[in-house]
RNA sequence: GGGCGGUUAACUCAGUGGGAGAGUGCUACCUUCACACGGUAGAAGUCACUGGUUCAAUCCCAGUACCGCCCA
Numbered sequence: 001g002g003g004c005g006g007u008u009a010a011c012u013c014a015g016u017g018g019g020a021g022a023g024u025g026c027u028a029c030c031u032u033c034a035c036a037c038g039g040u041a042g043a044a045g046u047c048a049c050u051g052g053u054u055c056a057a058u059c060c061c062a063g064u065a066c067c068g069c070c071c072a
Base pairs, nucleotide, nucleotide: 001071002070003069004068005067006066007065010024011023012022013021018055026042027041028040029039030038048064049063050062051061052060
């Protein structure tokens, strides 16, 4: 340099053109003599960035950045 894949919550990940989600973690409360486990409730997001298409983009298209694998 070329090809392919990936980037979504603190972490690991799912997801689909119209509501942004799961598990773990975190906070509060219940439970316990206490801790843990368990239960209930809650907070937490620029869906990497820019532009384009569209009535509407996390999703489609182009570019950029970063990460991984392969080739040279």

Overview
Transfer RNA from a Desulfobacterales bacterium, 72 nucleotides, folded computationally. Taxonomically the source falls in Desulfobacterales (Bacteria, Pseudomonadati, Thermodesulfobacteriota, Desulfobacteria).